[in-house]
RNA sequence: GACCCGUUAGCUCAGUCGGUAGAGCAUCUGCCUUUUAAGCAGGGGGUCCCGCGUUCGAGCCGCGGACGGGUCA
Numbered sequence: 001g002a003c004c005c006g007u008u009a010g011c012u013c014a015g016u017c018g019g020u021a022g023a024g025c026a027u028c029u030g031c032c033u034u035u036u037a038a039g040c041a042g043g044g045g046g047u048c049c050c051g052c053g054u055u056c057g058a059g060c061c062g063c064g065g066a067c068g069g070g071u072c073a
């Protein structure tokens, strides 16, 4: 220098064909229990890495950039 993959909740990750963003774990509250753990029920938590564009509408498409990993030179 060229190319490929990844970036979404505190963590690990889904998200199909563009249509109001989800799971598990964690956290909080309640129930249960002598207590803890386990179990059960419920709640909160998001600039979808950044910017611009396309579109009625973008996590998803296009362009540029950042960071991490890889292949080649």
Base pairs, nucleotide, nucleotide: 001072002071003070004069005068006067007066010025011024012023013022019056027043028042029041030040031039049065050064051063052062053061
Molecule: transfer RNA
Organism: Oscillospiraceae bacterium